[in-house]
Parts: sequence; structure tokens; C1' cells
RNA sequence: CGAGUCGAUAUGGCGAUCGCGGCUGGCAACAGCUGAGGAAAGUCCGGACUCCACAGGGCAUGACGCUGGGUAACACCCAGGCGGGGCAACCCGAUGGAUAGUGCAACAGAGAGCAGACUGCCGUGAACCCUCAGGGUUCGCGCACAGGUGAUGGUGAAACGGUGAGGUAAGAGCUCACCAGCGAUCCGGGUGACCGGGUCGGCUAGGUAAACCCCGUCAGGAGCAAGACCGAGCAGGAACAGGACUGCCCGUCCGCUACGUUCCGGGUAGGUUGCACGAGGCCGUGCGGUAACGCCGGUCCCAGAUAGAUGAUCGUCCUCGACAGAAUCCGGCUUAUCGUCGACUCGCAAA
RNA sequence: GCCCCCGUCGUCUAGAGGCCCAGGACGCCACCCUUUCAAGGUGGAAAUCGCGGGUUCGAAUCCCGCCGGGGGCACCA
Repeated sequence: CGAGUCGAUAUGGCGAUCGCGGCUGGCAACAGCUGAGGAAAGUCCGGACUCCACAGGGCAUGACGCUGGGUAACACCCAGGCGGGGCAACCCGAUGGAUAGUGCAACAGAGAGCAGACUGCCGUGAACCCUCAGGGUUCGCGCACAGGUGAUGGUGAAACGGUGAGGUAAGAGCUCACCAGCGAUCCGGGUGACCGGGUCGGCUAGGUAAACCCCGUCAGGAGCAAGACCGAGCAGGAACAGGACUGCCCGUCCGCUACGUUCCGGGUAGGUUGCACGAGGCCGUGCGGUAACGCCGGUCCCAGAUAGAUGAUCGUCCUCGACAGAAUCCGGCUUAUCGUCGACUCGCAAA
Repeated sequence: GCCCCCGUCGUCUAGAGGCCCAGGACGCCACCCUUUCAAGGUGGAAAUCGCGGGUUCGAAUCCCGCCGGGGGCACCA
């Protein structure tokens, strides 16, 4: 100088005057304490809690997907494995299975899963190139008839292993050596995913599962406008054997005299509760752990509105006022965003 | 606050991985016909499929995130 990772901060602060919400004390006046975020946002996950009489079984449906750990739980977090990017620190990965089965690959191309013959090769002449023999490329001729072949070229995102040598009429794992892959097996390390090494084999067992699907794991459904209680007020009528368990079936229960369900019509839009002591916050060179996190000790109570609370004026300080206001509550993810500060790591150059 | 649905030419709509350089109707423009207008006929212009990223050879369509629009949620009988 450049780069990478992590953390903190945040109603801008302070003073004065007036004004708001809640709780406590007080007959009252008033006094004391307290009052929006790291995302309060999106409503994407997981729960707590409430109701459905009990919450039973099966199917369907949906979600997750390498291994181990954390957590109340999770699709979250931590640590690893494998793969990819980067010189590196680091970053990214919806990361199980294609030999369980079924699909799909348009156009082009001969041919898209064990397929297929378009141009070519299996004779010969000329020119050129290379390391002799010999081989290669281009342009012609000839019977390219039959048969063989799939090396060369072309098409395509992808063409049924790669390099070298031998062999052949020409050519091919046809054979051999080495390499990659697949399968089987053995040894060592690791809790495990996997890693390292040895032997054998046939030569090669393509792609796609955010295609259907298979395997493994998990999930009853709705949601605080859930629910509970009180008060006020009108006006009930019709139909049905069903209804509840909030997709279906079974089982179970209630009901068939309407206490149930559906439709039409009418009334009230009131008050209290749920409503904040929590899987809680902060501090600790405390203990354990690589870490996430757990335990221990101390300390604090810190919003509960419902036409919905934080404002206005003056002075001053300043590194920053951007994104932006709780509505049942927590743990995460994602998105928006002004800056400032701190710690660690990598690379390059110089001293 | 919570739950659910929608987004394709100027407008209304088809489209469920290739037959889509996206179809149809209305509207617009031009020509024909008619004395003229209307009607009718023929043709034409008009869409990065709300925005961005991902999967795949290939996305309007499959998946994820964002933006905009719309609907519903109480009690008594």
C1' cells in the first nucleotide's frame, strides 16, 4: 500500500421550559420510577401458549438431505469431510441415490445408451512435409461390387476412456505398458463423513432427480382478530341426519324431541382479561469445551398502546445520524442502511 | 398484527421446460369497397412475460429473494 474475517456503536448527546403513555404512592394537587430496533421490516422457518371431548391408527400431502456436535426446536449456529474459486488469508456449494424403475435431451447430426454409417479407410498417381524404413496432408483416377471398419473429419451442451507402442487388408483395448474411472477385496488412521496404501478383474457400468421417483428422518389442524368472562339489544324462519376430531378413510364420542349443521333475516360493534418474571437482560483475565454453547457466582425488573404513547422551543457539543417505530412472546434467516471505532490474518515492497 | 391470492402488447386474456425471435380479441395505423360515413375485408406496428439471482444444453413455465396490487379475520341469536 492492497486484500480478507470478526466484533462494538445507534430515540445524535448535554442543559432549561412546556407537553404525552404505563406502574406505584396520595382524597386531590402532585411526586417517584420507567418508556421503540439492529433490523422493530418481510411474514420466510422453528417453537412457547390457546382451542378443537380424547389426540388413536392408516393413506395422502409437505419439508429436510455429507458427518459429528449445539439448541426447547429448526431449513438456524459451530467444527470437520468432499467439490469449486483465489498466490494466500479466505469465500461459495438445495452436498443422499442414475445398477430399483419410468421419463427427458428441441434444432443439428449417421447416431443420444449400450446407438449408428454422412464424409471416409481397406488399390493407385502427382505435389508437399517429417527422423532412413516408413508415415501424414491435399487433389484426382479406378470395381469402391460384396464384405469389413468406426481410427480421421463434420454436427452438437454432451458422441460410448486418454497417451505411447505393437498388430491388422484397413481399423478397434484386438494386445501390452502407464494413467484416470468402475467393481471386488485386504491393511492402516479417524466417533464418523472420509483419507492413505496394496492386490485382482473385465476393459469403461454417459448427462439430468430445484424431472417423476427410491432411501432415511420429521410433521394432527388452526391461530391472540387464538381463547376466557361480563354487559346491552332485537326477531326469528326454513331445511337436514347428521355433526366433532379443520385433506380422505377407519375407529371413537355427541346427537336424531334440535343443545348440532347449513341457508335467509335481525341485533351489538361496549368493557375486563389474555398482556409481559421471561427457553429474560447485564457483568465476571470463574469452570468445561477448538468453537457454537453449557454450568457457576453476582446484579437488575427495563413499553404494554387500542383514533394507537417519545413531541415542540432555545442554547451548546459533535466522529455518525442513514435505514427507519413494538401490537401475543421468544430463537433464527432474508432484505434496507449513514458512518465511526477496535482486534486479528494474508500478500507485495522497503528499512 | 396474521392468513390467502394475483402480476404477459395501450386494455382484456391464452399459455403447465423446446412446436415462442410469445398467440387471440378490442383499440391504433395503412389499403380496398362505398357519393360519404359506418359496417365489412386484407395487411401492419405493438411485450427484456413485475424485478434480480439460481437449476438446466435450454425457463413466461421449476426454485429462492425483492417490489407492487387485491381479498379475508370479532360477538349474540
This is a predicted complex of two RNAs, RNase P RNA and transfer RNA, with 428 nucleotides together. The coordinates come from a structure-prediction model, not an experiment, and the mean pLDDT is 78.